Source information
A computed fold for a 71-nucleotide RNA from a Deltaproteobacteria bacterium, annotated as transfer RNA. The organism belongs to Myxococcia, within Bacteria. The coordinates come from a structure-prediction model, not an experiment, and the mean pLDDT is 81. Its Rfam family is "tRNA". From the family's description: Transfer RNA (tRNA) molecules are approximately 80 nucleotides in length. By type it is a transfer RNA.
RNA sequence: UCGGGAAUCGUCCAAUGGUAGGACAGCGGAUUUUGGUUCCGUCAAUCUAGGUUCGAUUCCUAGUUCCCGAG
Numbered sequence: 001u002c003g004g005g006a007a008u009c010g011u012c013c014a015a016u017g018g019u020a021g022g023a024c025a026g027c028g029g030a031u032u033u034u035g036g037u038u039c040c041g042u043c044a045a046u047c048u049a050g051g052u053u054c055g056a057u058u059c060c061u062a063g064u065u066c067c068c069g070a071g
Base pairs, nucleotide, nucleotide: 001070002069003068004067005066006065007064010024011023012022013021018054026042027041028040029039030038047063048062049061050060051059
């Protein structure tokens, strides 16, 4: 320099145009003499800027960071 891939709650992982979800963690409660376990509830996110669309995590363009390959 060129090609390909990835970016989503604090962490890991889903969601192929139509209410962004699950697990762990955190917080509150129940249980327990206490802690732990277990159960219930709750909190919290789409890398950035544009475009297409009635509607974008999803499609298009540009950018940032990271990974892989080629030279």